The RNA shown here (small-subunit ribosomal RNA) has 1469 nucleotides and comes from an uncultured prokaryote. The prediction has a mean pLDDT of 84. RNAcentral holds the sequence, with entries from ENA.

[in-house]
RNA sequence: AGAGUUUGAUCAUGGCUCAGAUUGAACGCUGGCGGUAGGCUUAACACAUGCAAGUCGAGCGGAAACGAAGGUAGCUUGCUACCAGGCGUCGAGCGGCGGACGGGUGAGUAACGCGUGGGAAUUUGCCUAGUAGUGGGGGAUAGCCCGGAGAAAAGGUGGCCUCUCCUUGGAAGCUAUCGCUACUAGAUAAGCCCGCGUUGGAUUAGCUUGUUGGUGAGGUAAAGGCUCACCAAGGCGACGAUCCAUAGCUGGUCUGAGAGGAUGAUCAGCCACACUGGAACUGAGACACGGUCCAGACUCCUACGGGAGGCAGCAGUGGGGAAUAUUGCACAAUGGGCGCAAGCCUGAUGCAGCCAUACCGCGUGUGUGAAGAAGGCUCUAGGGUCGUAAAGCACUUUAAGCAGGGAGGAAGGCCUAAUGGUUAAUAUCCAUUAGGAUUGACGUUACCUGCAGAAUAAGCACCGGCUAACUCCGUGCCAGCAGCCGCGGUAAUACGGAGGGUGCAAGCGUUAAUCGGAAUUACUGGGCGUAAAGCGCGCGUAGGCGGUUUGUUAAGCUAGAUGUGAAAGCCCCGGGCUCAACCUGGGAACUGCAUUUAGAACUGGAAGGCUAGAGUAUGGUAGAGGAGUGUGGAAUUUCAGGUGUAGCGGUGAAAUGCGUAGAGAUCUGAAGGAACACCAGUGGCGAAGGCGACUGUCUGGACCAAUACUGACGCUGAGGCGCGAAAGCGUGGGGAGCAAACAGGAUUAGAUACCCUGGCAGUCCACGCCGUAAACGAUGUCAACUAGCCGUUGGGAGCCUUGAGCCGUGGCUUUCGGAGCUAACGCGUUAAGUAGACCGCCUGGGGAGUACGGUCGCAAGAUUAAAACUCAAAUGAAUUGACGGGGGCCCGCACAAGCGGUGGAGCAUGUGGUUUAAUUCGAUGCAACGCGAAGAACCUUACCAAUCCUUGACAUCCAGAGAAUCCUUUAGAGACGCCGGAGUGCCUUCGGGAACUGUAAGACAGGUGCUGCAUGGCUGUCGUCAGCUCGUGUUGUGAAAUGUUGGGUUAAGUCCCGUAACGAGCGCAACCCCUAUCCUUAGUUACCAGCGGUUCGGCCGGGAACUCUAGGGAGACUGCCGGUGACAAACCGGAGGAAGGUGGGGACGACGUCAAGUCAUCAUGGCCCUUACGGGAUGGGCUACACACGUGCUACAAUGGCAGGGACAGAGGGCAGCAAUACCGCGAGGUGGAGCGAAUCCCACAAAGCUUGUCGUAGUCCGGAUUGGAGUCUGCAACUCGACUCCAUGAAGUCGGAAUCGCUAGUAAUCGUAGAUCAGAAUGCUACGGUGAAUACGUUCCCGGGCCUUGUACACACCGCCCGUCACACCAUGGGAGUGGGUUGCAAAAGAAGUAAGUAGCUUAACCUUCGGGAGGGCGCUUACCACUUUGUGAUUCAUGACUGGGGUGAAGUCGUAACAAGGUAGAC
Repeated sequence: AGAGUUUGAUCAUGGCUCAGAUUGAACGCUGGCGGUAGGCUUAACACAUGCAAGUCGAGCGGAAACGAAGGUAGCUUGCUACCAGGCGUCGAGCGGCGGACGGGUGAGUAACGCGUGGGAAUUUGCCUAGUAGUGGGGGAUAGCCCGGAGAAAAGGUGGCCUCUCCUUGGAAGCUAUCGCUACUAGAUAAGCCCGCGUUGGAUUAGCUUGUUGGUGAGGUAAAGGCUCACCAAGGCGACGAUCCAUAGCUGGUCUGAGAGGAUGAUCAGCCACACUGGAACUGAGACACGGUCCAGACUCCUACGGGAGGCAGCAGUGGGGAAUAUUGCACAAUGGGCGCAAGCCUGAUGCAGCCAUACCGCGUGUGUGAAGAAGGCUCUAGGGUCGUAAAGCACUUUAAGCAGGGAGGAAGGCCUAAUGGUUAAUAUCCAUUAGGAUUGACGUUACCUGCAGAAUAAGCACCGGCUAACUCCGUGCCAGCAGCCGCGGUAAUACGGAGGGUGCAAGCGUUAAUCGGAAUUACUGGGCGUAAAGCGCGCGUAGGCGGUUUGUUAAGCUAGAUGUGAAAGCCCCGGGCUCAACCUGGGAACUGCAUUUAGAACUGGAAGGCUAGAGUAUGGUAGAGGAGUGUGGAAUUUCAGGUGUAGCGGUGAAAUGCGUAGAGAUCUGAAGGAACACCAGUGGCGAAGGCGACUGUCUGGACCAAUACUGACGCUGAGGCGCGAAAGCGUGGGGAGCAAACAGGAUUAGAUACCCUGGCAGUCCACGCCGUAAACGAUGUCAACUAGCCGUUGGGAGCCUUGAGCCGUGGCUUUCGGAGCUAACGCGUUAAGUAGACCGCCUGGGGAGUACGGUCGCAAGAUUAAAACUCAAAUGAAUUGACGGGGGCCCGCACAAGCGGUGGAGCAUGUGGUUUAAUUCGAUGCAACGCGAAGAACCUUACCAAUCCUUGACAUCCAGAGAAUCCUUUAGAGACGCCGGAGUGCCUUCGGGAACUGUAAGACAGGUGCUGCAUGGCUGUCGUCAGCUCGUGUUGUGAAAUGUUGGGUUAAGUCCCGUAACGAGCGCAACCCCUAUCCUUAGUUACCAGCGGUUCGGCCGGGAACUCUAGGGAGACUGCCGGUGACAAACCGGAGGAAGGUGGGGACGACGUCAAGUCAUCAUGGCCCUUACGGGAUGGGCUACACACGUGCUACAAUGGCAGGGACAGAGGGCAGCAAUACCGCGAGGUGGAGCGAAUCCCACAAAGCUUGUCGUAGUCCGGAUUGGAGUCUGCAACUCGACUCCAUGAAGUCGGAAUCGCUAGUAAUCGUAGAUCAGAAUGCUACGGUGAAUACGUUCCCGGGCCUUGUACACACCGCCCGUCACACCAUGGGAGUGGGUUGCAAAAGAAGUAAGUAGCUUAACCUUCGGGAGGGCGCUUACCACUUUGUGAUUCAUGACUGGGGUGAAGUCGUAACAAGGUAGAC
């Protein structure tokens, strides 16, 4: 310090998530030791039991218990009684002091409660210092005793008398100690008051009557409405009163660079509370945790009459909860209470116990050790890895264990003695010194030493990215994981296991929570044109800010000083525990507050000036600025009349509608309402909304010019007030046109729409509401500064050459543009630049501008404005593609123009479907369907039935045997089985070897089984379309762009020109093959012009001219001419030429797309089968058949059929072959076999064409299906299921609906020929030649494609995306007749205990008394205040509620298709 996640990619915006630190934590797995800390965060829930506050006999009356020593008496010789409360002591009681401290908890409290700093009107036991005093008398109450009562607890009543003797005592005065009383001062502690600070909500805006103040009185320790009487009407509040919710506050703690944010456990300060509520008493101090009284709830005891209690003290129990300890030891230390003291008490405290809860430290061994052991995992089978790790060898002993030793925490106090002080005193007391005996819970302490032995001691999480760390197996969108993105659908580094690795370590992970990262609330430190965000606009209040100058003041500001800012903590420097954590000393810091001194630049205050801001006055200018009045013409419509006749109107096309009762058209006249053509303009005016014929009236603002005046009068503006399009509402008018709703007609699957015909509100006017708009420049107002150019509009000045002139000036306004800014787009003196002042607004998307509440409104609704829940995105700008029922340019048998077909018939063939035991499998829009298949009777064959084999039909290895092989008989459908026979091979170094055949056991074979979505290879398609890219440079933050775009041109990214590009590659073209012309070379099997021969056949001699064959060359390049073009590329025309602009055809297929096709050509990963999913054999099936589709053949006839005659090819094939002449058969064919491995022979007669005849438009002399019969050929075998021949039969069909296919020249059409496959079996396929057309104006439209551009919410890319209702499930939420709680206001009732006041009644110790009584008190009663409680009526909040509203989420549901492209009616508000 950042990272992941929106996108195909990019930049930005923006949320979500992660890495860090932390915790009073909890949970899971695991767990050796020690130190130091911490330990009910929940039920301020209820509590059994024990303990937590007593002490003083040196205040008192006393003696219930216990104890010691002595004496006397009795006797049961160790007990009782007495001396004798005499002694040590001491229960209960009176009295004193303390129980107001210490300890706990955080319910309440938003407050002078706390923090901080001040203040004056106070009190303060014990303590310190000082001053003065401390005398006498009387009486009571407890205790005690007696009697009574009661279950207990508690309570109540009575008595304490008289005389004698003895003893003690007893007065004044003095001293000491401890007290006591009064006063003063201090210290400590406490009370009160004030400034400032101290959570959220305005969907809480008004609150207050003792309320605010005064006078007087009362009251308090003390000021004060604290209380009361009277008087006044104040006081608080947008600087947030009141109300509601939440909360103890602080030092600090956690985090953070800091500013901040969160928090308030332990420790420390303050506050509040003590079962709940109220109240006072006592006291120095309380309205009192372990006190009192009352009320209430709860628990317990009870003899039913009454009583008792308060763990939020320490332990502990139940309960709640994810969760938090022992009913321990000791007062040894520190501290507290009492006491003269010893001492007693002390769950404060000191210690121990439990808990890995946290922090810190230590250990679980160290060295050596390669045969890199075994074993695990993996593997490309070699190896790699765990791994020097282990074993082995040599060492060490911390900690734990056992044994022994052993500090410090102890200071004091007591006893004795001495010295000094006090004093009259050698009593006492105090101080110091010396000696003596003593005081430890912890504690088997810390620590030290010895002993033995590697011995007793390692886990947890993670390993897809973020984020360090990878492989195998299992699983197969299952099981599961997940912090975010996401992983899992058969090869998962993401699930589970294993091996290995990484990280931390007595812990490790998870969960929860806080801060950080988050500049994601932005003070430090953000934004608002389009991402969320400028109020629709103005006026203006409070507030904020404010020109220039002079002196003054000192509030802000600056500096110094003083006080304070508790301690602890943090930080720095030291010290002590072996280190550390921890403890401890000092310092710094505590950023604050207050007081005081000084300064005067700036801000402020008050005072005085100035004129540059602002304003006023004068004269002009332009204008749809506003309000109201009057007037005008064009047009529409209606009405009346005339002319006139059949249509008008409307649309994509129609229809509804109007019209023979006379429309429409046309002419004349009238009525009425609304709007103002041209001018008219990115022109004008206005704050915005908005304003448009013309003329008066009233009126606002702006601008210009020149002077004069005022003298900061200014800017902004929360609330507030006003204006505010359209629609809408109310009342009353008006109503021509237009026109929501509505009606009808169309369109459509539907059409509650778009289109058409009508049409009520409304639109118009007056008055009053509404108060919203994409009210937009999506840009708040004001003022300043910062390059420009060209315009527009209104006004002044100057110059003349008087013009549609030039020049300069200030105001409004449009386009472009520099710097700068911006995420980019863009903005750019009219800023979105640079700085300033003030206001408004924003903080992820959805839910939602919604609900509830308030305000406004007649209503519609407006305004203010959430939450639950849900998602990991939503969004902006720009980029590349793709797409568009967007645009431009261009091409293609794409359309058009033509020719011929398909679709109708029959048949062939393929497919779907159906059927079947099986009808094997694959191919499925173009780009599957005469396709794989260039050929299924068996075989093929993969399918089915029944049947047989199991190391196998095939390959390799091992053992052992045998030559191999052949023949015969027989069962069987056959495979195969049984029996019999023949046969002994080749090479040899004589050991054996090679091939072959049986046998046995395994390794293995085998699979046309699955996955073409794991693959290679091959192929199809876009498409023979002209495209696809790269390097360097440049531009851009970037994705990317440029190049490759533009102007021309081309079949072409072909070429030229231009150009921030320059070059290059794969494609195009060319190079290759065939073909068209010529030359040359060669001349058999091909050829034959000339010569000769001839059986008349190039047959022979011969020839090498021609054709041809097959080698090599030539030729065509826009080369030449003219025109066009830009002096280019190129195009058009022409010449020459066999061929002319790529001459024709072929091969050749860029980057890529379609998870296209193929695991059944082949190869191959993985999975699956292994007496079978393998391998034989027989038969069947692939050939089925209500049907549908594709591709073909043959036809429907006369451009024809049939019959006769007769002519002309090319390219192929041939030895298990082609087969001639000849003979036989009507024929298919048969017999036979010359020739030929082929320029020689054969297949092999080419057919259409030509010619002659016939048929005469008909289901025919067309057509040939189907069927019967008879045959031929191939083949082991033609039944299922071949082809062909002959005779007979003679079906449909008379040119084919919607729709659709091919073709641009030797092409279509038509005619035949050959070949591959093949025993046989083409209408298919491939190849060959013969005859041989028509048409193309052209690019509007359909389809496909290319380039540029535009829009986009698409990127799986339009077969895209996506909206709403309905149905179903779940979730949260609003309304809801109500219902049940909590809190609270107001008005009342009520009135315990207590206090205060009053007092007729009763009563009374101290004091006074004249002895009668009085003063004072108590009880009682009354009054005032008041808790519980009750009633009525409101407010508020929570829960719940039949039903109901919308919302969200959900896999593939239904209906439509609203939006994104011109989204098919532009969209939106």
Rfam family: Bacterial small subunit ribosomal RNA. Rfam links the family to the GO terms ribosome and structural constituent of ribosome.